[in-house]
Predicted 3D model of a 384-nucleotide part of an RNA (large-subunit ribosomal RNA, domain III) from Sessilibacter corallicola. It matches the Rfam family "Bacterial large subunit ribosomal RNA". Its family is annotated with structural constituent of ribosome and ribosome in the Gene Ontology. Its mean pLDDT, the model's own confidence on a scale to 100, is 87. Lineage of the source: Bacteria > Pseudomonadati > Pseudomonadota > Gammaproteobacteria > Sessilibacter.
Context: one part of a larger RNA
RNA sequence: GAGUAACGAUAAAGGGAGUGAAAAACUCCCUCGCCGGAAGACCAAGGUUUCCUGUCCAACGUUAAUCGGGACAGGGUUAGUCGGCCCCUAAGGCGAGGCUGAAAGGCGUAGUCGAUGGGAAGCAGGUUAAUAUUCCUGCACUUUUUAUUACUGCGAUGGAGGGACGGAGAAGGCUAGGCUAGCACGGCGUUGGUUGUCCGUGUUUAAGCGCGUAGGCUGAGGACUUAGGCAAAUCCGGGUCCUUAAGGCUGAGACGUUAUGACGAGCUCACUUGUGAGUGAAGUAGUUGAUGCCCUGCUUCCAGGAAAAGCUUCUAAGCAUAGGUAAUAAAGAACCGUACUCUAAACCGACACAGGUGGUCAGGUAGAGAAUACCAAGGCGCUU
Numbered sequence: 001g002a003g004u005a006a007c008g009a010u011a012a013a014g015g016g017a018g019u020g021a022a023a024a025a026c027u028c029c030c031u032c033g034c035c036g037g038a039a040g041a042c043c044a045a046g047g048u049u050u051c052c053u054g055u056c057c058a059a060c061g062u063u064a065a066u067c068g069g070g071a072c073a074g075g076g077u078u079a080g081u082c083g084g085c086c087c088c089u090a091a092g093g094c095g096a097g098g099c100u101g102a103a104a105g106g107c108g109u110a111g112u113c114g115a116u117g118g119g120a121a122g123c124a125g126g127u128u129a130a131u132a133u134u135c136c137u138g139c140a141c142u143u144u145u146u147a148u149u150a151c152u153g154c155g156a157u158g159g160a161g162g163g164a165c166g167g168a169g170a171a172g173g174c175u176a177g178g179c180u181a182g183c184a185c186g187g188c189g190u191u192g193g194u195u196g197u198c199c200g201u202g203u204u205u206a207a208g209c210g211c212g213u214a215g216g217c218u219g220a221g222g223a224c225u226u227a228g229g230c231a232a233a234u235c236c237g238g239g240u241c242c243u244u245a246a247g248g249c250u251g252a253g254a255c256g257u258u259a260u261g262a263c264g265a266g267c268u269c270a271c272u273u274g275u276g277a278g279u280g281a282a283g284u285a286g287u288u289g290a291u292g293c294c295c296u297g298c299u300u301c302c303a304g305g306a307a308a309a310g311c312u313u314c315u316a317a318g319c320a321u322a323g324g325u326a327a328u329a330a331a332g333a334a335c336c337g338u339a340c341u342c343u344a345a346a347c348c349g350a351c352a353c354a355g356g357u358g359g360u361c362a363g364g365u366a367g368a369g370a371a372u373a374c375c376a377a378g379g380c381g382c383u384u
Base pairs, nucleotide, nucleotide: 013031014030015029016028017027018026032381033380034379035378040361041360042359043358046341047340050339051075052074053073054072055071056070060068061067080141081140082337083336084335086119087118088117092113093112094111098107099106100105122139123138124137125136126135142333143332144331145330146329147328148327149326150325151324152323153319154318158314159313160312161311166301167300168299169298172294173293174292177288178287179286180285181284182203183202184201185200186199187198188196204262205261208257209256210255215250216249217248218247219244220243221242222241223240224239225238226237228236229235263283266279267278268277269276270275271274302305347356348355363375364374365373366372
């Protein structure tokens, strides 16, 4: 220079009450404003206690601070079903023997790891200051072992099926959701009108189990035979004959049950005045309607769109009081994660940084629309 520039989005504040040494900024209430395909809600990654409660204000916070993602102390994360672990494999890694190299080492078979993929099973309500598909209540489901009963050819690291998959397009059937009416409860206007064709609020309920629909696929059953499936096969594939017109597989949703339950506007009571306890009405119909489900379907195209296990079935060696199937009962289901944040003041950017960050949900009016504008739920007014 200079008490100058700056104090990090121009979304915005005003009033009252409280606390306090002190209040523009903290808490509560009223009004106003901003976002609303987000500036809301929920996950993955990352962070690692930042979560909740009490106390504190030196430093941190671009100002003050009674406040805080700051300091100190205490508390908080509950699982057979969510995710991992586990079983399985992809790219890729490692790699017994092996090949190779002077060596270090390189490559690589069998194998063994490796999810971002495949594989059993849970929903609704309630509850905490802080956790909940984990606790509690109600109603479920899966799998393993053992026992009992009944029936009985079982058996794999092998064979076969299945798992099992691309792009685009179109139609139909549904549902979530929305809207309207009906119904229930409440209201009647401090300013002219408002007992009415008025206003406000609510009208919610899952998985499971039963039924097997709109639809999609495929003819079905039996007998015999067989150079294929590295051996075998009653399985799969090929072939022949007979019978028959339906049979099988799959499949949303609806309906019934779950539920004489839960929830529920409101009402009553209690006190410490913002909580607790109790009680509890209506709980129907029509219309619209998805980018969600049926659909891993159908049609079509060329660029021709993972693998393996679980699962089903067949036999080989072998076994025959074993083993297998079904029903019932009992017992078991360990370990790890679970707080909080997540278009951000908590992650990556030296910062409480106008930057960057994968996925899910998607209300109303207008609109072709996830554009845009204004709003709901919810969240904020961006720390001078």